[in-house]
RNA sequence: UGCCGAACUCAAGCCAUUGAGGCGGGGGACCCAAGUAUUUGGGGCGCAGUCCGAACUCGCGGACGGGGUACUUUCGAGCCCUAGCCCGUCAGCUAACCUCGCAGGCGAAUUUGAAAG
Numbered sequence: 001u002g003c004c005g006a007a008c009u010c011a012a013g014c015c016a017u018u019g020a021g022g023c024g025g026g027g028g029a030c031c032c033a034a035g036u037a038u039u040u041g042g043g044g045c046g047c048a049g050u051c052c053g054a055a056c057u058c059g060c061g062g063a064c065g066g067g068g069u070a071c072u073u074u075c076g077a078g079c080c081c082u083a084g085c086c087c088g089u090c091a092g093c094u095a096a097c098c099u100c101g102c103a104g105g106c107g108a109a110u111u112u113g114a115a116a117g
Stems, first nucleotide, its partner, number of pairs: 001107004008021005022102006032092001041090001042087004049064005065082005071117007
């Protein structure tokens, strides 16, 4: 000075927290949906899902799909990612209402062409 991401701003207070605004998530009626599922458990955040092949401890490769790439959107190309964590037998949607988070990681030229704003 920027990027991914909801993960920012302000005020008070004076040693460590509180509140407000904003952004994001979960639970939760009627109606609607579901109509046989309940250990082969089920579910949530997130882009991180499905299939195939190899291997036969882990580990790997590919295809399709999904995501990122510096003002925004669309189309195309290049490059990269496709993890991790949580609830605890339980949750469809869902107004009122209740409740939780505001972390973490990375770069040193914005990778590039066209159109519109």
Notes
The RNA shown here (c-di-AMP riboswitch aptamer (ydaO/yuaA leader)) has 117 nucleotides and comes from a soil metagenome. It matches the Rfam family "c-di-AMP riboswitch aptamer (ydaO/yuaA leader)". About the family: This family represents a conserved RNA structure found upstream of the ydaO and yuaA genes in Bacillus subtilis and related genes in other bacteria. The ydaO/yuaA element is thought to act as a genetic 'off' switch for the ydaO and yuaA genes in its native state. It is believed that the element may be triggered during osmotic shock leading to activation of ydaO, a predicted amino acid transporter gene, and members of the yuaA-yubG operon which code for KtrA and KtrB K+ transporters. The sequence is in RNAcentral, with records from MGnify. The coordinates come from a structure-prediction model, not an experiment, and the mean pLDDT is 80.